Small-subunit ribosomal RNA, 5' domain from an uncultured bacterium, 529 nucleotides, folded computationally. The full RNA is in RNAcentral, with records from ENA and SILVA. The prediction has a mean pLDDT of 83.
Context: one part of a larger RNA
RNA sequence: CGAUGAACGUUUAAGGCGUGGAUAAGGCAUGCAAGUCAAACGGCUCUUCAAGAUAAGCUUGCUUAUUUUGAAGAGCAGUGGCAAACGGGUUAGUAACACGUGGGUAAUCAACCCCAUUCACGGGCAUAACUGGUCGAAAGGCCGGAUAAUUCCCGAUGGUCCCGGUAUUUCAUAUGAAACUUCGGGUAAAGGGUAUACGUAAGUAUAUCGGAAUGGGAUGAGCCCGCGGUCUAUCAGCUAGUUGGUAAGGUAAUGGCUUACCAAGGCUAUGACGGAUAGGCGGGGUUAGCGCCUGAUCGCCAACAAGGGCACUGAGACACGGGCCCUACUCCUACGGGAGGCUGCAGUCGAGAAUAUUGGACAAUGGGGGAAACCCUGAUCCUGCGACGCCGCGUGAUUGAAGAAGCCCUUCGGGGUGUAAAAAUCUUUUCUAGGGGAAGAACCCUUCGGGGUGACGGUACCUUAGGAAUAAGAGGGUGCUAAUUCUGUGCCAGCAGCAGCGGUAAUACAGAACCCUCAAGCGUUAUCC
Numbered sequence: 001c002g003a004u005g006a007a008c009g010u011u012u013a014a015g016g017c018g019u020g021g022a023u024a025a026g027g028c029a030u031g032c033a034a035g036u037c038a039a040a041c042g043g044c045u046c047u048u049c050a051a052g053a054u055a056a057g058c059u060u061g062c063u064u065a066u067u068u069u070g071a072a073g074a075g076c077a078g079u080g081g082c083a084a085a086c087g088g089g090u091u092a093g094u095a096a097c098a099c100g101u102g103g104g105u106a107a108u109c110a111a112c113c114c115c116a117u118u119c120a121c122g123g124g125c126a127u128a129a130c131u132g133g134u135c136g137a138a139a140g141g142c143c144g145g146a147u148a149a150u151u152c153c154c155g156a157u158g159g160u161c162c163c164g165g166u167a168u169u170u171c172a173u174a175u176g177a178a179a180c181u182u183c184g185g186g187u188a189a190a191g192g193g194u195a196u197a198c199g200u201a202a203g204u205a206u207a208u209c210g211g212a213a214u215g216g217g218a219u220g221a222g223c224c225c226g227c228g229g230u231c232u233a234u235c236a237g238c239u240a241g242u243u244g245g246u247a248a249g250g251u252a253a254u255g256g257c258u259u260a261c262c263a264a265g266g267c268u269a270u271g272a273c274g275g276a277u278a279g280g281c282g283g284g285g286u287u288a289g290c291g292c293c294u295g296a297u298c299g300c301c302a303a304c305a306a307g308g309g310c311a312c313u314g315a316g317a318c319a320c321g322g323g324c325c326c327u328a329c330u331c332c333u334a335c336g337g338g339a340g341g342c343u344g345c346a347g348u349c350g351a352g353a354a355u356a357u358u359g360g361a362c363a364a365u366g367g368g369g370g371a372a373a374c375c376c377u378g379a380u381c382c383u384g385c386g387a388c389g390c391c392g393c394g395u396g397a398u399u400g401a402a403g404a405a406g407c408c409c410u411u412c413g414g415g416g417u418g419u420a421a422a423a424a425u426c427u428u429u430u431c432u433a434g435g436g437g438a439a440g441a442a443c444c445c446u447u448c449g450g451g452g453u454g455a456c457g458g459u460a461c462c463u464u465a466g467g468a469a470u471a472a473g474a475g476g477g478u479g480c481u482a483a484u485u486c487u488g489u490g491c492c493a494g495c496a497g498c499a500g501c502g503g504u505a506a507u508a509c510a511g512a513a514c515c516c517u518c519a520a521g522c523g524u525u526a527u528c529c
Stems, first nucleotide, its partner, number of pairs: 002528003006525005015391004019386002026349003030346003035082003040079002043076016089304003099228007108221003113217007121155004130145006161186005168179004191209001193208006230276003237267003242264008279301004283294004306327005329340004359382003365379001366377004396426004406417004431466006440456001443452003473518005478499003484513005494501002
């Protein structure tokens, strides 16, 4: 000199784009952050309509009420499906195949999506909601009864699927893979509405959304390996599932991954083992470069979810807003027993030099569900707060005296502030007021004419009017280092990054005038080069 997620002091016109809990992975009140599907299913409640029955009223064929059946619609919880493993947060742990990079998988898996081929036949048992009873303060149960499904189960059929055997070819090679011949065994399924056509109807056919099997794709994931990136020897020896083998188990899959038996191995000065520190990378800062330092925001990967452990469900988790157990803490309690997890978005307390709104909207982008309409979405898009950073803009322009006043200096002649002000003319970026006013919209509905949808925002922008009107500070002035005089003080009070200054003429302290630098900032502190 440059840089920063900065802080502190002081000052502050407005804007754009960014950015903002770095400390206590400390504790958390409150609200919201993951639902959706009635075109899978049976109910309950309500509304409307139609038909029937009963009762009452009378106007004698109508009205009202109750009830049964059917149709349509709305809401509610439940069964079932998909999602909830994504998205969002944090960096505690981790020196490791965690990450980066390059390979391997003939040792593997995959829901949704795409392509191709084939199939969907016949039965059955339950269970929730509901209902009857019952226990409990509550949370929540227990017993009995009935019922549905794209829930569950059994059977059939079946292939190029799986298992075992058989013969051959091609390829690969430490294991085997692919194709094909033949024999035996095993394993599937679920329907739903809507539209059209036919039909008196029941229904049938086609289309559509799903279901089952197999092969391929896309994408994602698992596992293995080479190499690379911290400090420490005041850590020199470490290791019993340890190293290898055989067999078995386990897994989607290799493997001491696990178990039994057998052998005695394996690692290490090219630093094992131990200790300390640390998420890694793309990147960022600096630098001519080499290097050195760093890993906020954004992106990729990993790990974690109060501390520790465990499995279940599932294509996928050992699962932040699922479950179980132990521990600590907080809360409720009828003292018997229960409830909870902001390292989601806001917000609060604490600690700290220090870090924001308990905001709006799903309009856009993206995600989940749904046939769709649509619903959900603190992802996201916006708003608010902070000069925290970067960028650009303004605080006026021209004319105006050998030069007002005030203030300062003075050799008392004068000099400085200084064209600065005043004054005159002009402009209107900005500002204030009025008027107009977006793009961001793709889509959705439709009687096919048309209609509807923007949080930001009456914002940006355009235009009219007004009037220089609304807008400058901070640090410094001995040298390094750009910029000097006077007064006060008298080794005092004080300054200071270093050298140093101050003891009666201080350009260094304090005040003033003037000057210098930068400027909506300017200085100080901390850290890095």